[in-house]
RNA sequence: AUGAAGGUGAGAGGAGAGACUGUUGAUCGAUUUGAUCGACGGCGCCGAAGGAGCAAACUUCUGAUAAAGAAGUGAAUCUCUCAGGCAAAAGGAGGCUUGCUGGACG
Numbered sequence: 001a002u003g004a005a006g007g008u009g010a011g012a013g014g015a016g017a018g019a020c021u022g023u024u025g026a027u028c029g030a031u032u033u034g035a036u037c038g039a040c041g042g043c044g045c046c047g048a049a050g051g052a053g054c055a056a057a058c059u060u061c062u063g064a065u066a067a068a069g070a071a072g073u074g075a076a077u078c079u080c081u082c083a084g085g086c087a088a089a090a091g092g093a094g095g096c097u098u099g100c101u102g103g104a105c106g
Base pairs, nucleotide, nucleotide: 006101007100008099009098010097011096018043020042021041022040023039024038025037026036027035028034044086045085046084050082051080052079053078057073058072059071060070061069062068
């Protein structure tokens, strides 16, 4: 300084998938029945908290400075579904606006 990346505060927005089912506890209500909040199971699903996996590439080693092989590092909205989730609320990756910080290029 017409101030890059990065960090951080605030604001708006933000997808998917059974308000499944069995047993049972507490509270409320009650004629029967029921309502709310949990606990333990069963079956079916979702991926965007977190977690895990790997391509190119790079590094190291074996090998002969070759071919080839081994190990390590290695991203995502991809894959998995451990965890989490499947009415609303809450949570929610990444992106947007804005304040502060930051000080790269010039």
Annotation: A computed fold for a 106-nucleotide RNA from Baia soyae, annotated as Glycine riboswitch aptamer. Its mean pLDDT, the model's own confidence on a scale to 100, is 77. It was read from a public genome assembly, where an Rfam model found it.